[in-house]
RNA sequence: UUUUUAUAAAGACGAGUGGAGAGACAGGCUCAACGAAACUCGGGCAACCUGCGGCGACAAUCGAGCAAGGUGCCAAUUCCUGCCAAAUCACAAUUUGGAAAUAUAAAAA
Numbered sequence: 001u002u003u004u005u006a007u008a009a010a011g012a013c014g015a016g017u018g019g020a021g022a023g024a025c026a027g028g029c030u031c032a033a034c035g036a037a038a039c040u041c042g043g044g045c046a047a048c049c050u051g052c053g054g055c056g057a058c059a060a061u062c063g064a065g066c067a068a069g070g071u072g073c074c075a076a077u078u079c080c081u082g083c084c085a086a087a088u089c090a091c092a093a094u095u096u097g098g099a100a101a102u103a104u105a106a107a108a109a
Stems, first nucleotide, its partner, number of pairs: 001109008013042005021031003025082004043074003048070002050067003056062001078101001083098006
């Protein structure tokens, strides 16, 4: 980097350095000199992998629950929309469902 599978309306921030951008892309909207990105330190959330593991089972697999070793995450639903369909509707538009895209994990190449 690609592929497959799963998840994405919940949850969780302080300090230092830094000095103008950030929220993937496009449009919107928002955050930002009352200090953006990035880096560092500390704290926290969650439970994908992992470890332990009641009952059941010949055994293995599975497994509620517990832990937190490997990742991840800590403004806004993945911030909203983007493509397709349906419903409502004078239009504009709104709502719902699905897909795509993106992110993360695990496995494989």
A computed fold for a 109-nucleotide RNA from a Saprospiraceae bacterium, annotated as SAM riboswitch aptamer (S box leader).
NCBI's taxonomy places the organism under Bacteria, Bacteroidota, Saprospiria, Saprospirales, Saprospiraceae.
It was read from a public genome assembly, where an Rfam model found it.
Of the family's consensus pairs, 97% are formed in the model.
Its Rfam family is "SAM riboswitch aptamer (S box leader)". Rfam links the family to the GO term regulation of gene expression.